[in-house]
The RNA shown here (c-di-GMP-I riboswitch aptamer) has 75 nucleotides and comes from an Actinomycetota bacterium. The organism belongs to Actinomycetota, within Bacteria. The sequence was found by an Rfam model in a public genome assembly.
RNA sequence: CGCAGCUAAAGGCAAACCCGUCGCGAGGCGGGGACGCAAAGCCACGGGGCCCACGGGGCCGGCCGGGUUACCUGC
Numbered sequence: 001c002g003c004a005g006c007u008a009a010a011g012g013c014a015a016a017c018c019c020g021u022c023g024c025g026a027g028g029c030g031g032g033g034a035c036g037c038a039a040a041g042c043c044a045c046g047g048g049g050c051c052c053a054c055g056g057g058g059c060c061g062g063c064c065g066g067g068u069u070a071c072c073u074g075c
Base pairs, nucleotide, nucleotide: 002075003074004073005072012037013036017032018031019030020029021028022027035062041068042067043066045065046064047063048060049059050058051057052056
């Protein structure tokens, strides 16, 4: 540097649900909580889903693809 995630360890994230808070809403954020995750880190570029106050504007990266950065282990 490339490929892979069978095994182990360190460390990480955190679905549902509950509380608070913001938003018309989809949902966001904080706390609790763990179903899961090897990018469940980040980016709405393509597809998809969803919402609304619908010549339009938004939400979802834990639906898939793509882009980009990165820990550990193995080859």